[in-house]
C1' cells in the first nucleotide's frame, strides 16, 4: 500500500419508546434509553419506500369540505454505488 476477517482486545454508533423542540406531514435535532450494527462513519448519483404543504383534476357544498395524482420534501439503521477509518491476518 492492497485485499480480507471480526466483535479476541481497545473502542464506536444507537432501534423501539418517553420528554422537549422544528416541520403541513413524512421525518429531523437535543436529552434519556438500548433493539441491534464490521462501517448502523460520511455522501440523495441510480433504484425503492414514506409524506402530500403548494399545485392539478373531480365531486359535494356555498367559499368551504372530501377524494385522487404528484416531490421541489424525507429515509444512508432499504438496496446498489462513491469515499474515509480500528485491531488482526495474508
Nucleotide at each position: 500500500c492492497u485485499a480480507u476477517u471480526g466483535a479476541a482486545a481497545a473502542g464506536g454508533c444507537a432501534a423501539a419508546c418517553c420528554u422537549g423542540u422544528c416541520g403541513a406531514a413524512a421525518g429531523g435535532c437535543a436529552g434519556g434509553g438500548g433493539c441491534g450494527c464490521a462501517a448502523a462513519g460520511c455522501c440523495a448519483c441510480a433504484g425503492a419506500u414514506c409524506u402530500a404543504a403548494a399545485g392539478u383534476a373531480a365531486g359535494a357544498g356555498c367559499u368551504u369540505c372530501u377524494u385522487a395524482c404528484c416531490a421541489u420534501g424525507a429515509u444512508g439503521g432499504c438496496u446498489g454505488g462513491g469515499u474515509u477509518g480500528c485491531c488482526g491476518u495474508a

This is a predicted structure of a 90-nucleotide RNA (c-di-GMP-I riboswitch aptamer) from Bacillales bacterium UBA6259.
It was read from a public genome assembly, where an Rfam model found it.
It matches the Rfam family "c-di-GMP-I riboswitch aptamer". Its family is annotated with cyclic-di-GMP binding in the Gene Ontology.
Its mean pLDDT, the model's own confidence on a scale to 100, is 83.